Annotation
A computed fold for a 71-nucleotide RNA from a Chloroflexota bacterium, annotated as transfer RNA. It matches the Rfam family "tRNA". It is annotated as a transfer RNA. The source organism's lineage runs through Bacteria, Bacillati and Chloroflexota. The prediction has a mean pLDDT of 82.
RNA sequence: UGCGGGAUGGUCUAGUGGUAUGACGCUCGUCUCUGGAAUGAGAAACCGAGGUUCGAAUCCUCGUCCCGCAA
Numbered sequence: 001u002g003c004g005g006g007a008u009g010g011u012c013u014a015g016u017g018g019u020a021u022g023a024c025g026c027u028c029g030u031c032u033c034u035g036g037a038a039u040g041a042g043a044a045a046c047c048g049a050g051g052u053u054c055g056a057a058u059c060c061u062c063g064u065c066c067c068g069c070a071a
Base pairs, nucleotide, nucleotide: 001070002069003068004067005066006065007064010024011023012022018054026042027041028040029039030038047063048062049061050060051059
């Protein structure tokens, strides 16, 4: 420098244009002699900027960062 892949709650992760999924962690409650066990509920996320569309995590463009391949 070129090509390909990736970026989603605190962490890991699913999601092929229509309510953003699950697990761990966190908070509150229940249970309990106690809770770090069990159980119910809750908060919490789409890398940035633009575009397409009635509607974008998803499609397009540019940028940032990470990984791989080639030179």